A computed fold for a 642-nucleotide part of an RNA from a marine eukaryotic metagenome, annotated as large-subunit ribosomal RNA, domain I.
Rfam family: Bacterial large subunit ribosomal RNA.
Context: one part of a larger RNA
Parts: sequence; C1' cells; structure tokens
RNA sequence: GGCAUACGGUGGAUGCCUCGGCGGAUGGAGGCGAUGAAGGACGUGGCGGGCUGCGAUAAGCCUCGGGGAGGUGCCGAGCAACCUGUGAUCCGAGGAUCUCCGAAUGGGGGAACCCGGUGUGCCUGAAGGCACAUCAUCACCGUGUGAAUCCAUAGCACGGUGAGGCGACACCCGGGGAAGUGAACCAUCUCAGUACCCGGAGGAAAAGAAAGCAACCCCACCGUCUAGGGUGGGCGUCACGGGUCGAAAGACCGGUGGCGGCGAUUCCCCUAGUAGCGGCGAGCGAACGGGGAACAGCCUAAACCUGAUGAGUGUCAAAGCCUGCCGGCGUUGCUCAUCAGGGGUUGCGGGAAUGGUCUGGACCGCGCGGCAGAGCGGUCGGGGAGUUACAAAACGGGCGGUUAGCCGAAUGGUCCUGGAAAGGCCAGCCGAAGAGCGUGAUAGCCGCGUAGGCGAAAACCGACCCGUCUCCCUGGGACCAUCUCCCAAGUAACGCGGGACACGAGGAAUCCUGCGUGAAUCUGGGAGGACCACCUCCUAAGGCUAAAUACUCCCAUCCGACCGAUAGUGUACCAGUACCGUGAGGGAAAGGUGAAAAGAACCCCUGCAAGGGGAGUGAAAUAGACCUGAAACCGUAUGCCU
Repeated sequence: GGCAUACGGUGGAUGCCUCGGCGGAUGGAGGCGAUGAAGGACGUGGCGGGCUGCGAUAAGCCUCGGGGAGGUGCCGAGCAACCUGUGAUCCGAGGAUCUCCGAAUGGGGGAACCCGGUGUGCCUGAAGGCACAUCAUCACCGUGUGAAUCCAUAGCACGGUGAGGCGACACCCGGGGAAGUGAACCAUCUCAGUACCCGGAGGAAAAGAAAGCAACCCCACCGUCUAGGGUGGGCGUCACGGGUCGAAAGACCGGUGGCGGCGAUUCCCCUAGUAGCGGCGAGCGAACGGGGAACAGCCUAAACCUGAUGAGUGUCAAAGCCUGCCGGCGUUGCUCAUCAGGGGUUGCGGGAAUGGUCUGGACCGCGCGGCAGAGCGGUCGGGGAGUUACAAAACGGGCGGUUAGCCGAAUGGUCCUGGAAAGGCCAGCCGAAGAGCGUGAUAGCCGCGUAGGCGAAAACCGACCCGUCUCCCUGGGACCAUCUCCCAAGUAACGCGGGACACGAGGAAUCCUGCGUGAAUCUGGGAGGACCACCUCCUAAGGCUAAAUACUCCCAUCCGACCGAUAGUGUACCAGUACCGUGAGGGAAAGGUGAAAAGAACCCCUGCAAGGGGAGUGAAAUAGACCUGAAACCGUAUGCCU
C1' cells in the first nucleotide's frame, strides 16, 4: 500500500409522511373606481424584529345577530397590566374612523415629497404659522356674456351631468396586421386574418325576425308550345273520434279532416375531407339537406291629420276661422323648413286619403257666440298586459336562497401483547349515520363529524306569487270600392380599383366600398352562381331583441389507475423573497425530534467557548437538534497478501 470483515465518521439517496401543488365536476359570482380603486409607502402593540390586522379613533371604535367560558393574533416563550355570566375573546351583517402616494385631479415632482390660491376659524403686537373646506382636464346639456365684423360665430364665465384608472396574458366585437415556416428552392399560394398593436363592451359578447333557402311523393286520365295546372286512386304524415288484443306500456285495424315545400339567430352531431378552390403544386375546403340543444318576437321612417316656432308670399278684404243658418273676427290664409303629438309597419303586398256597408258602455267638458250635427279631450266602469326586446320607474308583503350557527344514535371488560389499544380475545349495541379526519399502533358506538333535520335582528340575490304602480283596448274594429298619395337616395345599379365569401378574375353570381356615373315607388324593385325568357321566392338602402354558446382572477363543496420535496406551481418553509442586471428582465436554495418538551436539573474536561463524558427524561437519545440514514469519500481494529 492492497483485499476482506467488524465498528465508526461524513454524506443525504431510499422508505414512510404532507399544512403544498396539479387536473377536473357541480353550483355561485362575474366586477372595483373621483363617496378616490387595484397596488403601495409610512405608521400603529406596555416591553415589538418580522408576518398578520388596522389607520393619528391605528392587532382596533359603535350597533345588531350568533355563541357560551375563558381571553389580550402568529413566529414565540416570558414579564407586567388588564378584560370576562352586566356575556369577554371569537364568528357574521351593517355603520364610524380611514395618514401619505397612486387615474391622482390646486401647481410642481426624482411616487409616498415640495410649494400655493380662495373662504372660514385659531395662535400672534406684527411678520409668520396652524386647522377645516375648496381649487385638474375633457365631453355633453343649460344660462349669461361676447371679438376681428352689422347680424352672427369663435372665445370667455357660471351651473348641471358624466368620463378618466385597474382587473384573469381568460372569453367577445371592431380598426390595423407580420414573419420564421410549408411549398424539400421561390415569387402567386401557405403559415393566417394567426401572433402582435389599438379601440370598445358585457356577464356574456356577437348574430337575429328574410330584398332567405329551395325546386314539389307515385300511378292513371284530362289539359298545355312549355307547367310544379285539374280530377281520381295509392302512399306518407299530422290532428281528432272509434274498434280488437293487452295488466299496462303499447300493437294492429278502420273513419273524418288537413298537409305533401321550409320558415329569425346561435351552438352541437352528420352531410364531408364530399362539391369545389388550387404555381390544379403545397395545400385550402363549404353549402343544401337530416338529427339534436334552445326557442320570441317587436318598434320606427314616409303618406295623412293637429299644434308650436321661424322664413317667404298675398289683399284691404277673397280663398280662412269644423259643417248648415244668423251674427261676429281677421295678417286670418297659402307655401316651405324644423320640432312635438296622433297615424302607420306589410309580401295571401301593406298603409294613407276619399266613398260605402256592418258592428260598438255611461257621464262631463271643449271651440268666436246661439241652435243642430259631426269631431276632439277627460272621468268612471269593464277587459287585457308589463319592466330581458315589444313604453317605463320603483315600492311593499309573501316564498325561496346567500352571508354566522344549532340538534344529531350506539361499548364494555379486573383479560392478553405493548410505552401507549383503536390490535387480539370475550360479551354487546346503533345504523336514514360503516364518508372522512383525529385521538400514544388499525375506532360505526372516544372527539370532530356523517345521515337526517332546524335556524337570521341586519344586508344582499331571485326568471316565483300577491298588491301598489304603469301602459293598452273600450275612444274603435271588420269588409268592399276608387287607384289619388306613401312605402328608408348620392341609395340600388353600372364602370374602374381593391377586399370578403371554401371560391387565387375565373363563366363569377352574392356581400363590403375608394373614385366616377346615377334610378324607380307596386304596371315599383331584388334574388334563384355570368346573361336572357318563363316560372318561383322575397321586399334592400332605419332600429331593438331573452335562451341554447364562450371563458374563469375569484367563492363553496366534491372527485382523481394525478405529484409526493431534484416530484408537484418558480414558491409545501416569511418567494416573485435572497441574489443578478443601468434597465426591460432573470430568479433560487430551503419540509420531517418525540405520543407528549418530558428540549437534558446537577457533576466533570475546556476559554464562564465549541464540543464531549457522566447523571436524568423517554418505548427508543446510534430519537439530542434531531425520522429512516444507501453510495461515493475518510478513519479505527483484526486477519491475509506484498
């Protein structure tokens, strides 16, 4: 020096554990903010470093509820001083306080700081200081004032209302919009309208009430230039009766009638990787139709009537003042514009106006005067509806729910093992409860719970019910005729240039529109994938609309052939910390004594160390700052070899 064995040191693998994560299900909630948010700074405790809580009323104040014996949060013990059945601590609801920064908003600023104006009050002889309130900007509305410049406008001043920022790299809509890549190169193409940027909103958003899709079951006869026309039969389907069988579910038979195109949007499954598109390359990729989820429909514009305001026009009286007669008035009237009310909303075209037919509560009032008629308005009665669209705002009560809680069955043994019984043995019990967790090992009956029930002063929620309330009808409605008027304009359409449609300019319809041209009003207009005819379908150029759908920062409960500390979140632990970086940003390591601290009194060595040896506790101390404690590595002892 090597090998072997034993015993140690070091080290922290492995096993076991889990206050932490990951994924999901169901329900809730889906916002907060100038009444100052999110997020912070600085304070705040008797002693106080950090965390947590709170805000100069500062681990807290008040009220109302719950609860019922201890309490003054945690690391983290102690001392002191206190509170508490006159109900503390604790839990829930409401309220008060709430420094400074931050949209930050009096001005400034290197966030948490500096410096002001105005009003009121206070200290002071004054200078000066303090306290409270208030003073940003923008948009809209209103009022006043008011230039160049007469009117006016801009501007200015004041008052009122609102906005601003944050939030999950979530979901949604809109405006912009790549490249790496693929095409084995690359340019059209693809990636992809993706990523990303900007704007906006909601609990969902968007879409949405046809200028939409489609193309008509079979047979016979009739008819026709052509039909999807007519009749009959069959078949299918829907509704309503019936009969037979059957316990019923239902099956079968038969009758009558209807129908044989559908009928907003959205989402899912098919259709279908089809039809298509495509340097016909790479690749992109429908719809019709069928089956499901959920279902809901409405309001304007215009014609016409009335009123108000303004402008124009017109006469000395005429068209006017609802009509008739008598009287009276007259810048009345007419035209245009704007506003308001009525009217009106459709594709079997609808509406307006005019005329006609039928039908329809009561009362009161109105106009230049009187009478009559017609009309208009109001009240009562009757009927209907409603706050998610269809008009709109709330309140009260009930019921249900959320935010604290409460009740809740049943076991013993002097036996055995053990430190300890929940294990073994013996004998029982409960169960609408044998989910789970804890308790000194493995507990239905020990504790918390579980099944099943119960509960709210206050606040909040509800698509449920009732009432107040509000609106509508009655006040009109139905039908016929006339074919007089209206039916969304720089629109439709067309040309050029682009974009979107699965569709790359193609035969390219359809949708959007930058430029140019530029209609019609139902005998109008659009569509059915160039275009034309026929036929069919539909009514653009205004608007609203729940549900089915998407998402999850967050709350609650539950689940897992998910992880178990190099795993699982970056973070099980005081982690977005320490640390790195000028900065944007990057970003760790680090869990486990024991059932219980019983955390080792006392003695010895030493430096009043560190560490160790005794003693003691404990089941165990080779459980002592710690579970287990592998290997590398380092020793000690013994044996063998050199």